[in-house]
RNA sequence: AGGGUUUGAUCCUGGCUCAGAACGAACGCUGGCGGCGUGGAUUAGGCAUGCAAGUCGAGCGAGAAAGCACCCUUCGGGGUGUGAGUAAAGCGGCGAACUGGUGAGUAACAGGUGGGUAACGUGCCCUGAAGUGGGGGAUAACCAGAGGAAACUCUGGCUAAUACCGCAUGUGGCCCUGUGGACCUAGGUCCAAUGGGUUAAAGGUUUCGAUCGCUUCAGGAUCGGCCCGUCCCCGAUUAGCUUGUUGGUGAGGUAACGGCUUACCAAGGCGACGAUCGGUAGCUGGUCUGAGAGGAUGGUCAGCCACACUGGGACUGAGAUACGGCCCAGACUCCUACGGGGGGCAGCAGUCUAGAGGCUUCGGCAAUGGGGGAAACCCUGACCGAGCGACGCCGCGUGCGGGAUUGAAGGCUUUCGGGUCGUAAACCGCUGUCAGGAGGGAAGAAUGCCCCGAUGGUGAAUCGGGGAGAGACGGUACCUCCAGAGGAAGCCCCGGCUAACUCCGUGCCAGCAGCCGCGGUAAUACGGGGGGGGCAAGCGUUGUUCGGAUUUACUGGGCGUAAAGAGUGCGUAGGCGCCGCGCAAGUCUGGUGUGAAAACUUCACCGCUUAACGGGAAGACGUCACUGGAAACUGCGGGACUUGAGCAUGGUAGAGGUAAGCGGAAUUCCUGGUGUAGCGGUGGAAUGUGUAGAUAUCAGGAAGAACACCGGUGGCGAAGGCGGCUUACUGGGCCAUUGCUGACGCUGAGGCACGAAAGCGUGGGGAGCAAACAGGAUUAGAUACCCUGGUAGUCCACGCUGUAAACGGUGCGCACUAGGUGUGGGGGGUAUCGACCCCCCCUGUGCCGAAGUUAACACAUUAAGUGCGCCGCCUGGGGAGUACGACCGCAAGGUUGAAACUCAAAGGAAUUGACGGGGGCCCGCACAAGCGGUGGAGGAUGUUGUUUAAUUCGACGCAACGCGAAGAACCUUACCUGGGCUUGAACCGCGGCUUACAAGGGGUGAAAGCCCCUGGCCUUUCGGGGAGUGCCGUAGAGGUGCUGCAUGGCUGUCGUCAGCUCGUGUCGUGAGAUGUUGGGUUAAGUCCCGCAACGAGCGCAACCCUUGUCGUUAGUUGCCAGCGCGUCAUGGCGGGGACUCUAGCGAGACCGCCGGUGUUAAACCGGAGGAAGGUGGGGAUGACGUCAAGUCCUCAUGGCCUUUAUAUCCAGGGCUACACACGUACUACAAUGGCAGGUACAAAGGGCAGCCACUUCGCGAGAAGGCGCUAAUCCCAUAAAGCCUGUCUCAGUCCGGAUCGGAGUCUGCAACUCGACUCCGUGAAGUUGGAAUCGCUAGUAAUCGUGGAUCAGCAUGCCACGGUGAAUACGUUCCCGGGCCUUGUACACACCGCCCGUCACACCACGGGAGUUGGUUGUACCAGAAGCGGUUGAGCUAACCUUCGGGAGGCAGGCCGCCAAGGUAUGGCUGGUAACUGGGGUGAAGUCGUAACAAGGUAGCCG
Repeated sequence: AGGGUUUGAUCCUGGCUCAGAACGAACGCUGGCGGCGUGGAUUAGGCAUGCAAGUCGAGCGAGAAAGCACCCUUCGGGGUGUGAGUAAAGCGGCGAACUGGUGAGUAACAGGUGGGUAACGUGCCCUGAAGUGGGGGAUAACCAGAGGAAACUCUGGCUAAUACCGCAUGUGGCCCUGUGGACCUAGGUCCAAUGGGUUAAAGGUUUCGAUCGCUUCAGGAUCGGCCCGUCCCCGAUUAGCUUGUUGGUGAGGUAACGGCUUACCAAGGCGACGAUCGGUAGCUGGUCUGAGAGGAUGGUCAGCCACACUGGGACUGAGAUACGGCCCAGACUCCUACGGGGGGCAGCAGUCUAGAGGCUUCGGCAAUGGGGGAAACCCUGACCGAGCGACGCCGCGUGCGGGAUUGAAGGCUUUCGGGUCGUAAACCGCUGUCAGGAGGGAAGAAUGCCCCGAUGGUGAAUCGGGGAGAGACGGUACCUCCAGAGGAAGCCCCGGCUAACUCCGUGCCAGCAGCCGCGGUAAUACGGGGGGGGCAAGCGUUGUUCGGAUUUACUGGGCGUAAAGAGUGCGUAGGCGCCGCGCAAGUCUGGUGUGAAAACUUCACCGCUUAACGGGAAGACGUCACUGGAAACUGCGGGACUUGAGCAUGGUAGAGGUAAGCGGAAUUCCUGGUGUAGCGGUGGAAUGUGUAGAUAUCAGGAAGAACACCGGUGGCGAAGGCGGCUUACUGGGCCAUUGCUGACGCUGAGGCACGAAAGCGUGGGGAGCAAACAGGAUUAGAUACCCUGGUAGUCCACGCUGUAAACGGUGCGCACUAGGUGUGGGGGGUAUCGACCCCCCCUGUGCCGAAGUUAACACAUUAAGUGCGCCGCCUGGGGAGUACGACCGCAAGGUUGAAACUCAAAGGAAUUGACGGGGGCCCGCACAAGCGGUGGAGGAUGUUGUUUAAUUCGACGCAACGCGAAGAACCUUACCUGGGCUUGAACCGCGGCUUACAAGGGGUGAAAGCCCCUGGCCUUUCGGGGAGUGCCGUAGAGGUGCUGCAUGGCUGUCGUCAGCUCGUGUCGUGAGAUGUUGGGUUAAGUCCCGCAACGAGCGCAACCCUUGUCGUUAGUUGCCAGCGCGUCAUGGCGGGGACUCUAGCGAGACCGCCGGUGUUAAACCGGAGGAAGGUGGGGAUGACGUCAAGUCCUCAUGGCCUUUAUAUCCAGGGCUACACACGUACUACAAUGGCAGGUACAAAGGGCAGCCACUUCGCGAGAAGGCGCUAAUCCCAUAAAGCCUGUCUCAGUCCGGAUCGGAGUCUGCAACUCGACUCCGUGAAGUUGGAAUCGCUAGUAAUCGUGGAUCAGCAUGCCACGGUGAAUACGUUCCCGGGCCUUGUACACACCGCCCGUCACACCACGGGAGUUGGUUGUACCAGAAGCGGUUGAGCUAACCUUCGGGAGGCAGGCCGCCAAGGUAUGGCUGGUAACUGGGGUGAAGUCGUAACAAGGUAGCCG
C1' cells in the first nucleotide's frame, strides 16, 4: 500500500468480496511446562445449605451449664470450690448510609467539564475558647402468672446506667432591638458595641501523674445537598405541547433556593437552532480500530448515578427514604395443629432453569484496608492467596553436532533412466532447560505490645536499643545433586486473490465454495495418498467491531449522457454581502487555575533470570474557566461614498398577456342548375356511397374550427407557451442622455402563484379531426398496423386537476479567462444625395474553434473552464415510486415515501467484430441471355427406413449419399451362427524343465483342430555346451474395442476470395487507431497520386510443368523430299536429315511501338506488327484463420476397457434382404434417328503367371495351336461419331430394351444364395417429364468413341485421351455467395443472437383482511392499605407545675386530606395470529404469442 469480480477487449461509474487488527467469546481437531491477567454478556429468572456486620464489661444491671475437685447423702440426690464474673441474652454507645453486587429503570443537571451557593448541611478527626453544679422518675433483662402449634404476645412485680426528665450556671449560640464601621454587590454579607428574651452537660478507668469521654461555641479538614454555562443516540411516515402549566403576592415547608406545597391574581411558558410523542440506552476516565479526522464500544480496573422480589410509604439517624431494617399492597415460595406465621443471593461459594457459553458449597485474616475497643483483641466471602478453564497475553521446551562412492528399507511418483520424502533415519559424539527423584531453602515482618534510653510543656507525637510472639500462600520461589534423548506436535491450507503440485478414486454424482467459481471420464478447486506452504501448544471455523470504504467525502465525493438540478417564478425565515472610525462577543496570543488515579507515549531509568507484569520520572489529554494583550478577519455601534441595485427623461423592436370586434381561403352540410354511371379507397381489394341521380361542375346559403404565402437554428415570455387583421387595457426587455436615492443587494427551507396535453364538474358549441365502438381487409390468429364510418373529446365560459423525455436531460446570481464567422434590436464614428458600404460599443440568438476541463462523447465568454455565495438533489440493481401512514383531490389520481426478500451485478462512454426486412461502391455461370440436363420411365449404384441371427463400421445442408471401396462368390471381413485354440498367427527378455526341428504317413472331422506312428541336429575333455522345439513361470503379445470433444498427421470448406499481419513512428488514459482510409485503376492490398506515416512479411503476380510459333543440336525402334534397289502392294531395303516427329537447348510477348482518353500518373480504349496481345490456354501452387468440420477402421498416439477373450483359427451365412423414400450416373422415348452394307481420320496408354499376330474350329462368347514383343521395333488395336449407299415413314414402331424361358462360354478350389459375357426366344415401362432444380462463356457446352488403375473374374463408377464442335451475355433492378467504406445495435455461443408479458406448477418473504389475542399509554369516574399531615380527642396518662381539686404535656381512638395496588368506561399507539385475497421474488429443457434491441420489419420513448 492494495487485490478479485460487470466486457470479446477498454476506460469510467458502482456495488459485492478478500488480505489487517481486535474480543469477557463459542464450536471442531489437538494439547508439555510456567508467569501474569481473566471467566454468567442469555433469565434484574427461581433459589436448598453455609458464611458475608459487628464490637465495647474501661457506660449499666443481671448472670449460667457441662466438666473437674472436695464434702454430705435416705443412693433419688444435695452442697461447696473451680469452671467464671466466662457463655448466651438484655439496657446503653458507636457502627450498621462504608465495603461488596447488578445495570432493570433513566435521553435526565443522570453523567462529563467548568463555574456558583451572599441560598446550605457535615457524626467520627484536627485547632482554639468555655464548662462538666445539683436533683428526679422510670424501664428491659430477671421473677411470677397467662395465651399460642409456632412466630410471638399479654398482665403483675423488682432494678441500673454515659438510657430518660426538670432545675442551676451562660463563655458562647439563637431571636428581638437598633448605633457605628468595612465589604462586595441580586441588595445583601461581615465585624464591633447596647438592652431584653431563650438555650448545655455524663460519666468511666487509674497507685500517682493522668487519660478516655460529655456539653456549648468558633475555625479547619473531609464528605455531601442545591443551582447555572456547555457537551451528550435515532425517528418529522411524531408538528404542535402545557393548567401548578409560566409569572406574581401571602402563607406553609426544607439543612437550603425554588410551584417544592397551598390560596388568590395575571395569561403566560416551550417549539422547525426540532417542543411534544415514540424507539433505544446507565454515563465517564477509558477500550478497539484508524495515518489522522473519525467510527464502534463502555466487560475487567477507577469516578459518578440508579436499583436491591414488584409497587407505595415513612421511621431512626450527622447522613437512608436504608441489598443482608420497619409498615402496607401484590406476585411467588415455605411452615402450619388451618386459627395464623416465615422469606427475598443484582454479597462469597453453590443449585435449578433457559442457553453456543463462563469456575471451588477452598485456605487465611500473615499482608493492605475497614468497624468497634483505652488496649489486648474481636469481626471482616472487602482483601490476600490457592483451585478449575489454552479464555487471553508473555516466556520456555519437545534436543544439539556429525553422518551419502549403499542417498538403506519403506512410501509416493516415473518418460522406467530416475526423482522425492532425505542428513531425514540408522549409526557416532555431545548437552541437560522443563517434567521426574533426592537434598537445601528465602524475601514478603514492619508496626503494634513489653522493657530501657534519647528528645519533648519532661505531655502527646517522634527517634534509638533490647525482648516475647506472629506466614494462609508453602517446604512455594530459588539453589545443588542424580539419571537419561529419554516423557512432550498439532492444526489449517496448496485454482486466482494468496505462500504452497502431483497420483489415484469419483463422473453436474458425491461434494466444495469468502468472492470469482469448480464437478457432465485425463479435476493442481470434490474424497484419499505422497509431497509442499503457513502458524505453532495451539490451529482453524463462526459471530461481532473498526479498517481497507475518498462507499456519507470536516480533513476528503458528486449531479449534460453513469444515481442525482425541484416544471417555472415571486418571496418569508435563514445564509452570504462595500470604505473609514470605535467596541472587543467570536478570533489570535501570554499567564494562572483546573483537566483524579489508573490507562496511553517516551526513557542508556528501576524490580521480578527475560518478557508479559509491576515501579519511577517526564510528556500528552478540554470547543474549559479566570485574567493581561492584539484588532487583520467575522460581529456590533455610529459615519461616509457611488461602482451594486433602483428611480426619472427620451427613444425603440417584438406571435408577451387580457378583452372586444372584423376578414378571406379551405372543409363539410343545405337549396337550386348542368350532367350520367360510377365515385371512393388500397400493395391489391372490400366495407361505404350512387339511377330516390352520387362523384364532377356552376350559383346561392349555413356552421364551426384553424389562420397558407410572409416564416427565418427570426422575435417575445420565468417556464408552460405565443402566429390573420383592428381597437382598448396591460407586463417585461433593450439603447441613449444627463440627474436623483444611497447597499435599498444575491440566494431562498417552509409558503404563495403560474403551469402543455389528457382528464373531471356545470352550461354552451360541434365544421373538420378522432380514443372507445362497428364494419371491411390482412393474417395461422389480428381485440393491431391499412380502409370505410364514428361517440366522448378537441372549441367557448366558469371551476377543479398539478402531472410530462415539463429537455439545453445543464438551478440562480456575480466576476474573470484567445479568437473567427452568421443573424435580431439599439446607438456612435466615418462617409454620403442617402436609411448603402466600412469601423466601433451595448444587448439577444446560432455555428466553428484556443487554453482549460472531461471516463470518453463532448463543453468551450450563452462553459460542462477558473473562483465566490445560496438553494435543491444523489449514495448498487430489482422489490418500487410500490405498501402502510399522513396531506391534497369530486373522481381519476397526486405529493411525501419504506421494509422483508433477492441478485453480483445493474450502468455510462468509447473500441474491434458480427449482424440489419440500413446506405454506398464492386465482383462471381450469382441473376439475366442461351445450350444441354435432373425431377416422370426402366434397370444400375449409394443412402435413409424397415427387416434380419447378422444385414460390420464410418460419412449427414452447401462441404454425407457411383463417398472411404482404384472393383464383398471364398479370401477381403471388421458382422452373425457353429466348431476349435489359450504365451496364443508374428516379434522379443529372463529362469526352470524337456527334448531336435523340419519332413512324411495314418485316424477323426465340414474345416480348423485334436490324436497316433515313422524319423532323429552340431560340438565335446562324454560331465556337458550351443542352436532349435514343446511345457511351466514371469515380464509381456494381441484388439477394425471406446474416446476425432485428449491428440499428431492428412483432408474438406469458405476460396485462388484478396485479403491477413508485423517493426518503428505518430495519435489515444486505454481497448485500439493510423499504415490497410481517400481520388483513380486492376483479375488482384495490381499499380499510381494524395496522406503522420515510413518500411516489411504471409498472400496476389512472377519463377515451375504442359500446350500454341520459330531456331538450333541430335537421328533409332520414328520419318521418306530427292537418289538407288525390291514388291501386286507396304520406309520393305541401301541411304538421307530436308520434312513430320521425338527430346534437349534457346528465341518469342514487355502495354515494347503508334494514336486517343486520363492528373504530364497508374491505367484504359483503338491500331500496327506478330504463331500468339494485354494473365495467350490449361495445370501445379490454397495467406491469417473459421467450422470442437472429417478421420482412433490408412498410419501414429495419450487415457480407459478386454486377456481360456472384445485376442486368434476354421466352415457356413451376412455385408447382395425390400412395402417405401432420396441422391448420382446409364439407356431411352426416336427420322439431326434405327438397321444393313461400304469407306476415312486419332490421341494417350498398357503388356512376361502378360499382351498375343497369324492359322483352324465355333452363329457367337470363345477354344485349339502358335509368330513376335521386357516394347517410338511386336501385340492389345477394327477408333467411333463422320462420309457414301440402301431401307424403315411416325407406329409403342425395324423406336426402346427391362423382364423372363432355354442353350452356352470364360475366370476361379468353388458362380445356389451372389460373376461377367454369348446365342435363340420373350419384348415391360417409356411418346420429352408437376412444383422445383443442376452444369456450362470456347476448342467450352453438347456429342462420339479410345485407354488405364483396381483386378483370377466382374465397370452404366472413377481417372485419362483424343474426334466432331455450337448458342448467348442487353445489363447488375432482383435471388445466392463474397470484398471494401459507412451507419445503427440492448448481439459477442455474435440474428439459428438477444429478449418481453400473461397463463400453468413449486417454494419464499410481504401488503390487505370479518375478526381474535397480547403489550403500552391517555382521559373520566369509583375505590382507598400502610404512612404522613391536619383536626378531634368525653378514653388512657411516671417525671414538670400545683392552692392537691387539677393543670401543662403526651398517647390510643375517631374524622378529613393526599395516595399505591385494584375496579368500571372509553380512546391512542404498537405486536402476534386468521378463512380468504393482492401483487412481488426465485426456480428445469412447460404453454401462448413477438412487444423491445437493426428503419426490429407500424421509429422508439415520457405523461
Molecule: small-subunit ribosomal RNA
Organism: uncultured prokaryote